[in-house]
Molecule: FMN riboswitch aptamer (RFN element)
Organism: Thermoanaerobacterium saccharolyticum
RNA sequence: UUAAACCUUCAGGGAUUGGUGAAAUUCCAUACCGGCGGUAAAGCCCGCGAGCCUUAUGGCAGAUCUGGUUAGAUUCCAGAGCCGACAGUAUAGUCUGGAUGAAAGAAGGUGAAA
Numbered sequence: 001u002u003a004a005a006c007c008u009u010c011a012g013g014g015a016u017u018g019g020u021g022a023a024a025u026u027c028c029a030u031a032c033c034g035g036c037g038g039u040a041a042a043g044c045c046c047g048c049g050a051g052c053c054u055u056a057u058g059g060c061a062g063a064u065c066u067g068g069u070u071a072g073a074u075u076c077c078a079g080a081g082c083c084g085a086c087a088g089u090a091u092a093g094u095c096u097g098g099a100u101g102a103a104a105g106a107a108g109g110u111g112a113a114a
Base pairs, nucleotide, nucleotide: 001114005110006109007108008107009106010105015030017029018028019027031094032093033084034083035048036047037046038045043082044081051060052059053058064080065079066078067077068076086097087096088095
């Protein structure tokens, strides 16, 4: 200095808005939010996680275009769009709940032989 392995910690944001209504933070209007890895810096490119189905193997699982810069960008800049598990409840990305959970992963520590 270094591998396997093990341990610890951390690891999701957002409506106390207005309208209608008997009832809606669910509808309508307006507003707001964006996990992890890869790659030119990404919610919507590729992959992963959470969620659902399944005895298990395994399966299902959202959304972007135009222009500019550049060697290189669906990632930056400008503009205009779009999307969001399950259960509950007046139909929910934002409320409540499973969840003081789990987890992609991040950081730190221990660490034989050589």